The part of an RNA shown here (large-subunit ribosomal RNA, domain I) has 549 nucleotides and comes from a Verrucomicrobiota bacterium. The RNAcentral record of the full RNA draws on ENA. The prediction has a mean pLDDT of 85. Lineage of the source: Bacteria > Pseudomonadati > Verrucomicrobiota. Its Rfam family is "Bacterial large subunit ribosomal RNA". Its family is annotated with structural constituent of ribosome and ribosome in the Gene Ontology.
Context: one part of a larger RNA
């Protein structure tokens, strides 16, 4: 100096643990906001930095319920209170609720500045304070009221209504790329995706055939499964991609406009036009309407209004049944010898407890609010047939030309649909649709409107579950994390658990400049569990000890 071996330091692997994540099932809710929200800023405490909770009535106040012995919130300790005349805590309902924030009295650099109106406090008078009002837009009365006679425009005043935020969700509309793939790339593809913006509800969207279908029929829309990766579309490249039928899920219908009848206004060319209210009616094997004839004649039933049971939710109750002995710090271990059990899910307890505790199974509970809508009560709502007539059935609409969307379908033989342009019909002896078009059949009735359930989602509530993680994991975050910190800003974004059963957290003495560090004593089952605190692995550093050079 090297190798080995023991000690021990340094480190913080691993093991063991969980408070904290992750999935997912049921349930239940799906909204909050000018009666000021979501989200913050400043305060409020005996003493208070912070979190939590509250709001100048400020860790709270008032009233109703629930509990019942302690309590003054994480938070110990001290002071000082409060509470069986029921505190603290739990639930329900009420007050209070500074500023700022859609923020709305004007302003603005959020949390601040400055007003103006009518009360009030105070003042000799001011000043200077308190309350309440004071934004827009819209809508509805209602008073006004120009230019210009009636009017209108515009004014003003009250009353309602929006607004704004969420969950990066779901959803229906507008706008709408690009990287990408076609082994390049221009049609095409990504894709009507991402992103923007509007809008809505607890679901939204669709929805009661001018639909499919095929000579047979179905009978609204959604949704799942099939058909079918078919049929067909495609520089026929890359891709792209139905749909009836078939099975299932859940079902549910309906209402105007219109003929015609009855009013009402109101213009006016004086027999006519509009506007209007109420009856009627609303469909395709064609329905209605008017005129005639016959037959029925009120029950369920359906809406709208008003009160409203059951049950649930929002706090809690009762809830069986085990001792001894040993070991051991500690028994729930062992060993004996009982007992429950509609309870042996699970958790605590000084090790592993069915009878120690808190549940558990089973029953039971509301003053108050809220969900529910069972049933009552009231108004309202009603027909069918035969012949006749030929009065009605949704017009700048269908369609058509150009020119794009968009249908799986790239213009294609391109139908059906929807838009821009420039056209435009029929009128029930009617019309559209069966994939060019025509003819025949067959189907169906646009050009008004609503419609629950089956579906789709989840920020948060509540129960419960896992061959789900176990502190470099799992959320970024088990812990004061969206912190620290970085960045002008958008933004990015951390690390960092574990003394013990219990603080019993080491009185006291000793070394020291020492609040360091140790050595004693003491606690404790252990202090090499001492707070840089369970376990304590390697790297790495030493100190002692062989051997070696």
């Nucleotide at each position: 100096g090297g190798c080995u071996g023991c000690u021990g330091g340094u480190g913080g692997a691993u093991g063991c643990c969980u408070u904290g994540g992750u999935a997912u099932c049921g349930a239940a809710a799906g909204g909050c906001g000018a009666u000021g929200a979501a989200g913050g800023a400043c305060g409020c405490g005996c003493a208070a930095a912070c979190c939590u909770g509250c709001g100048a009535a400020a860790a709270g106040u008032u009233c109703c319920g629930g509990u019942g012995a302690g309590u003054c919130g994480g938070a110990u300790a001290g002071a000082g209170g409060c509470u069986u005349u029921g505190a603290c805590c739990c639930g329900g309902a009420a007050g209070u609720a500074u500023c700022c924030g859609a923020a709305u009295g004007g302003g603005g650099a959020a949390a601040c500045c400055c007003a103006c109106u009518a009360g009030a406090a105070g003042u000799a008078a001011u000043a200077u304070u308190c309350u309440a009002g004071u934004a827009u837009u819209u809508c509805a009365a209602u008073c006004u009221g120009a230019a210009u006679a009636c009017a209108u425009a515009g004014g003003a005043u009250u009353g309602g209504a929006a607004a704004g935020c969420g969950a990066g969700a779901c959803c229906c509309g507008c706008u709408g790329a690009a990287g990408u793939g076609a082994a390049a790339c221009a049609u095409c593809u990504c894709a009507g995706u991402a992103a923007g913006c509007g809008g809505a509800g607890g679901a939204g969207a669709a929805u009661a055939a001018a639909u499919c279908a095929a000579u047979c029929g179905a009978g609204a829309u959604u949704c799942c499964c099939u058909u079918a990766g078919u049929a067909g579309c495609g520089g026929c490249g890359a891709g792209c991609g139905a749909a009836g039928c078939g099975g299932g899920a859940a079902u549910a219908g309906c209402c105007c406009a219109a003929a015609c009848c009855c009013g009402a206004a109101a213009a006016u060319u004086u027999a006519u036009u509009u506007u209007u209210g109420g009856g009627g009616g609303u469909u395709g094997u064609a329905g209605g309407g008017c005129c005639a004839g016959c037959c029925a004649u009120a029950a369920c039933g359906g809406c709208u209004g008003u009160g409203g049971a059951a049950u649930c939710u929002u706090a809690g109750c009762u809830g069986a049944a085990a001792u001894a002995u040993c070991u051991g710090g500690a028994a729930a271990g062992a060993u004996a010898u009982g007992c429950g059990a509609c309870a042996c899910a699970g958790g605590g307890u000084g090790a592993a407890a069915g009878c120690c505790c808190c549940g558990u199974a089973a029953g039971c509970g509301a003053a108050a609010a809220g969900a529910g809508g069972a049933c009552a009560c009231a108004g309202u709502u009603a027909g069918g047939u035969u012949g006749g007539u030929a009065c009605c059935u949704g017009a700048g609409u269908a369609g058509g030309g150009c020119c794009g969307g968009a249908c799986a379908c790239g213009u294609g033989a391109a139908a059906c649909c929807c838009g821009g342009u420039c056209u435009g019909a029929a009128c029930c002896u009617g019309g559209g649709g069966g994939g060019a078009c025509c003819g025949c059949c067959c189907u169906c009735c646009a050009a008004g409107g609503c419609u629950a359930a089956a579906u789709a989602c989840u920020c948060g509530u509540c129960g419960a579950u896992a061959a789900c993680c176990g502190a470099u994991a799992g959320u970024u975050a088990a812990c004061c994390a969206g912190u620290a910190c970085u960045g002008c800003g958008a933004a990015g974004g951390a690390a960092a658990g574990g003394u013990g059963a219990a603080a019993a957290g080491a009185a006291c003495c000793g070394c020291u400049g020492u609040u360091a560090g140790c050595g004693g004593a003491g606690u404790g089952a252990a202090a090499u569990a001492g707070a840089a605190c369970c376990u304590g692995a390697a790297a790495c550093c030493a100190g002692c000890a062989g051997c070696u050079u």